RNA sequence: AGAGUUUGAUCCUGGCUCAGGAUGAACGCUGGCGGCGUGCUUAACACAUGCAAGUCGAACGGACUUAGGAUGAAACCUAGUGAUUUCUAAGUUAGUGGCGGACGGGUGAGUAACGCGUGGGCAACCUGCCUCAUACAGGGGGAUAACACUUAGAAAUAGGUGCUAAUACCGCAUAAGCGCACAGCUUCGCAUGGAGCAGUGUGAAAAACUCCGGUGGUAUGAGAUGGACCCGCGUCUGAUUAGCUAGUUGGUGGGGUAACGGCCUACCAAGGCGACGAUCAGUAGCCGGCCUGAGAGGGUGACCGGCCACAUUGGGACUGAGACACGGCCCAAACUCCUACGGGAGGCAGCAGUGGGGAAUAUUGCACAAUGGGGGAAACCCUGAUGCAGCAACGCCGCGUGAGUGAAGAAGUAUUUCGGUAUGUAAAGCUCUAUCAGCAGGGAAGAACAAAGACGGUACCUGACUAAGAAGCACCGGCUAAAUACGUGCCAGCAGCCGCGGUAAUACGUAUGGUGCAAGCGUUGUCCGGAAUCAUUGGGCGUAAAGCGUUCGUAGGCGGCAUACCAAGUCUGGUGUUAAAUCCCGGGGCUCAACUCCGGUCGGGCACUGGAUACUGGUAAGCUAGAAUGUGGUAGAGGUAAAGGGAAUUCCUGGUGUAGCGGUGAAAUGCGUAGAUAUCAGGAGGAACACCGGUGGCGUAAGCGCUUUACUGGGCCAUAAUUGACGCUGAGGAACGAAAGCCGGGGGAGCAAAUGGGAUUAGAUACCCCAGUAGUCCCGGCCGUAAACGAUGGAUACUAGGUGUUGCGGGUAUCGACCCCUGCAGUGCCGCAGCCAACGCGAUAAGUAUCCCGCCUGGGGAGUACGCACGCAAGUGUGAAACUCAAAGGAAUUGACGGGGACCCGCACAAGCGGUGGAACAUGUGGUUUAAUUCGAAGCAACGCGAAAAACCUUACCAGGGCUUGACAUCUGAGGAACCUCUAUGAAAGUAGAGGGUGCUUUUCGGAGAGCCUCAAGACAGGUGGUGCACGGCUGUCGUCAGCUCGUGUCGUGAGAUGUUGGGUUAAGUCCCGCAACGAGCGCAACCCUCGUUAUUAGUUGCUUGCAUUGGCUUGCUGAUGCAGAGCUCUCUAAUAAGACUGCCGAUGAUAAAUCGGAGGAAGGUGGGGACGACGUCAAGUCAUCAUGCCCCUUAUGCUCUGGGCUACACACGUGUUACAAUGGCUAGGACAAUGAGCAGCCAACUCGCGAGAGUGAGCAAAUCUCUUAAACCUAGUCUCAGUUCGGAUCGUAGUCUGCAACUCGACUACGUGAAGUCGGAAUCGCUAGUAAUCCCGAAUCAGAAUGUCGGGGUGAAUACGUUCCCGGGUGUUGCACACACCGCCCGUCA
Repeated sequence: AGAGUUUGAUCCUGGCUCAGGAUGAACGCUGGCGGCGUGCUUAACACAUGCAAGUCGAACGGACUUAGGAUGAAACCUAGUGAUUUCUAAGUUAGUGGCGGACGGGUGAGUAACGCGUGGGCAACCUGCCUCAUACAGGGGGAUAACACUUAGAAAUAGGUGCUAAUACCGCAUAAGCGCACAGCUUCGCAUGGAGCAGUGUGAAAAACUCCGGUGGUAUGAGAUGGACCCGCGUCUGAUUAGCUAGUUGGUGGGGUAACGGCCUACCAAGGCGACGAUCAGUAGCCGGCCUGAGAGGGUGACCGGCCACAUUGGGACUGAGACACGGCCCAAACUCCUACGGGAGGCAGCAGUGGGGAAUAUUGCACAAUGGGGGAAACCCUGAUGCAGCAACGCCGCGUGAGUGAAGAAGUAUUUCGGUAUGUAAAGCUCUAUCAGCAGGGAAGAACAAAGACGGUACCUGACUAAGAAGCACCGGCUAAAUACGUGCCAGCAGCCGCGGUAAUACGUAUGGUGCAAGCGUUGUCCGGAAUCAUUGGGCGUAAAGCGUUCGUAGGCGGCAUACCAAGUCUGGUGUUAAAUCCCGGGGCUCAACUCCGGUCGGGCACUGGAUACUGGUAAGCUAGAAUGUGGUAGAGGUAAAGGGAAUUCCUGGUGUAGCGGUGAAAUGCGUAGAUAUCAGGAGGAACACCGGUGGCGUAAGCGCUUUACUGGGCCAUAAUUGACGCUGAGGAACGAAAGCCGGGGGAGCAAAUGGGAUUAGAUACCCCAGUAGUCCCGGCCGUAAACGAUGGAUACUAGGUGUUGCGGGUAUCGACCCCUGCAGUGCCGCAGCCAACGCGAUAAGUAUCCCGCCUGGGGAGUACGCACGCAAGUGUGAAACUCAAAGGAAUUGACGGGGACCCGCACAAGCGGUGGAACAUGUGGUUUAAUUCGAAGCAACGCGAAAAACCUUACCAGGGCUUGACAUCUGAGGAACCUCUAUGAAAGUAGAGGGUGCUUUUCGGAGAGCCUCAAGACAGGUGGUGCACGGCUGUCGUCAGCUCGUGUCGUGAGAUGUUGGGUUAAGUCCCGCAACGAGCGCAACCCUCGUUAUUAGUUGCUUGCAUUGGCUUGCUGAUGCAGAGCUCUCUAAUAAGACUGCCGAUGAUAAAUCGGAGGAAGGUGGGGACGACGUCAAGUCAUCAUGCCCCUUAUGCUCUGGGCUACACACGUGUUACAAUGGCUAGGACAAUGAGCAGCCAACUCGCGAGAGUGAGCAAAUCUCUUAAACCUAGUCUCAGUUCGGAUCGUAGUCUGCAACUCGACUACGUGAAGUCGGAAUCGCUAGUAAUCCCGAAUCAGAAUGUCGGGGUGAAUACGUUCCCGGGUGUUGCACACACCGCCCGUCA
């Protein structure tokens, strides 16, 4: 000293929470010793028992005991014993008397008060014991307790008769001095008055005892001590408590008191207190101090000390120096106890102790040895004050639980990547020591004061002995020091805040390890701090909470220039006080410390006093710059009242005129043939005043707009005549105060809540339409609120500029309007400094300062409830709490989003062509079914998808039969070559058995090795089991969209911005220009492949040519075959080059980029196509391609076999095929391709079969051979609009092929059968050129099995005005309470 928490991120505001310290504490776990402290905070609840205040015989009379002396009855009998009486001494003591029980000890109920604190006053007072001084004590009297007798009573106790003493009581005498009364003198004081002196009158004292030393007594004065009373200042909360008061306030007389006083009383007056908070209500003993804090403050009032109050509750007095009295009295009340029922006794908030209450607080201890107190002359007695001990980790302080050495880094434990690592020099072992505790011996000080020490055989000292007897608690996600494993699986639980836990939890529980503190450690409660989060120090109010709607104005606060005086504030010096203890500083004593003793200082408060006078204040007399008045001008929807005006709407009357009008997105309700709307003329009535008109004007605000008149308020300018600070603000208070609303009376054209009707809609108590009442208007009276906003209180001063506008002036100049410079007052915009969280404000401040007022202190509850006030009501003003949340909020940023806007693009729409959706079939999916119909994919971006091919296999599914180190891999041991044949059984897998057989390399011939097989045991294999939300890899999608970023710099407190935006342009963040940016990267483009043109090179299996043979005929053309020591011109093949770059020209454009047009060219503006997919998004898809963490199965979730299933079928959807026909079908004839594939293959030719095919068989590992006849097309013919010569589903029969095997479940062929379907509703898809459409061909997979997929070529269109709209995307901009981002957020009702 700060930290966490609002957001995707940021800054701010703001609350909540944490880290610190403290405690009379309590609870949980644990617990060795000592010292010093502390210990009913709750029931001022009730108390058994014991003790806590007595003492004095030197005040008194008795009584009793003991000792001694004297006396000496009676009796014994002479030793004495001894009744009675009496004296002396010592002692005990009930009573009278004296002093003390008013101190000490306890508690905090009451008390908001002169109770307490602090400082004063007392000229208004008292003071026992103590000290000092002065004076005195003469002489008498009468009682009474005790005691004796007796009465009543249960007792407590009370009474009667008789006797007696005193330092008990009462007169008399005396009076230095004292008190009182009267009238004087001197002196002093703040008033009443005080002090002193002298005079007259008058009043009041005393106690004795004695050891003769003294002690005690009376009066007066003084002192000391203690107390009473009064006053200034300070002392909690509430105004949702605003008025209180009758002895109340004052006076006079009287009474009372120690003393003043309404303290009390009689009379008189009507006062007294209060927004500077009376009264009332709530709470509370106050202080020194204690805790905290940097301080200012805040909290608190245990222990120790001072004061106060109280003593079961309430009241009262007595005694006394002192009480209205804790362990005294009386009365009342409640409670408890005794009782013979008549009556009595009691008071722990003293010390112990008990019950109760409570989370919670101790012994019915020892001693008066010390300190102190009471009594006494003293010895001494009393003392639960006090000194000590006991109990309690309740707190503070100190000590210990060992020290050194010791690596095989032991064992154990935990973890692990299995190698190790940690615990850890820790332990063990070896060598030492003995503080504490235990044992033994000695043994205090504390006593001044002769003896006497509770503590105490204590502290302390010494000796011997053993590492022995002595460590726990909390925490380890962040804040906050310290982490791993296992268990659990939004469960159990944790949590101070944020928050953890839904199968890999550093946050739960346990373990190991670690961190912190330590005889304690944590938790809980409370207080301060952090919190500048009530802000004096030290906050704010445009938008976060917060400026009253506006003005006037009372109290109050603040206030211009200059002079003199005063000295209240202020400054300075001195004095007194602020008890002690505490805190701080310096020393001393307990071994140290805690603790304790001694000494000392500062600061601040209050009071007194000396001085200073700048400022504030006061007084006096001035000034004119503030303010006001006067005079002269001036603008204006300023206000009130009256009068007048025209346009328009509506209505009424009349004319013309005819079928509609009106209204809407479209309609309807409505009006109209009884004549509307339209139009003309006349009239009525109400309300509002077009244009001018303007970020123009006026007004305090609300507000004010036709014209004129009357009355009237304010402002501004000029002038400087007058006053002379008269000013500013303003709690309460008063006035004004839009609209709506209320009351009474008018008025009512238009508009129009409510209401009615028509529409819209799922509904429509709305938006739209047709009507329409209050109201809107006027007069009078209420209401008193608005986003009454500039969300910005008022006043004054100062602080760069620029540019408009309104009003009034000045200067220069001019004929004048204008224009230029300038002053004051208003009203706008931009902007520097400065301020601000930012936005923004910026002389009209939200800047810099001063003064005054109002208001705020997390969100919700709530501007609600209650109370009060106002109001006719509606309601307004004032204005909480319980409870609940960890946020609520402001400004700005980046995204996403908008049925916001701008620009641009895309087969996105539009323009076209062809489809889907209707039919049948194929195929996939859903659903259903099933023993199983294996699994996955799910909007676009799942659904002819994984699957480029399920009859078995595949196969993962189901049923059944089998195996258990296994079908597959590595390792160990034993045996065997491998391998082959056969038998039985079985659906097969397999099981059981028989027989044959002996290799390769090397060798020292014993053997060893590689590979293979069998057996055995265990490590392990295996899993298409789970998790794609644990992952890698791969893929889809936005999207081939033009974007996505970085470095440095700059701007911003920051998130971020800039660059990447802007003007053009492009397919493009493509390029150019501009610009606080300059560069760069991933993307775009290009580089790559292919097609189109040309050239060169190369010619076999290609091409061309020639020749020969053989056909056809049109007789010089052509086909086939063969040959060639021919050629490579062409076609083609396949390698290398060229070519295209807006290069050239013109126009446009900014002289740019570029666009348009043109030339040339095979090709022209990326020439066509392909490959290529930025940063990222979707927890997108895939654990069933593969790989893989964790979990799960292990005679099974593994492996194997047979059969079945994946092919089911009321149904729904997607993708396709074939069609519905004449642009066609069928028959016959004829023409033209390219890509590819081929040896378990492609298969020519020939023969057979209607055909699928079969047989036979040449060529070809292929520019050579084969697949291989391309089809649409063309020619000719036929069909003639029909369910057909369209269409071909379905079914029947007979076949072919593949294959162990076509039943479930293949393809194809022939013949026969001949279904739906006549162009398809809503809706929807593809395509912009060699494209769509249409026609065939090939390939992969494959034994067989395409309408699918991937390729190839043939024929070959139409249309695009354009970007308003739909969808998707890009870039600026704007709004936003969204950020899981509109499939968002969120409100109400119901459950």
Record summary:
This is a predicted structure of a 1391-nucleotide RNA (small-subunit ribosomal RNA) from an uncultured bacterium. Its Rfam family is "Bacterial small subunit ribosomal RNA". The sequence is in RNAcentral, with records from ENA and SILVA.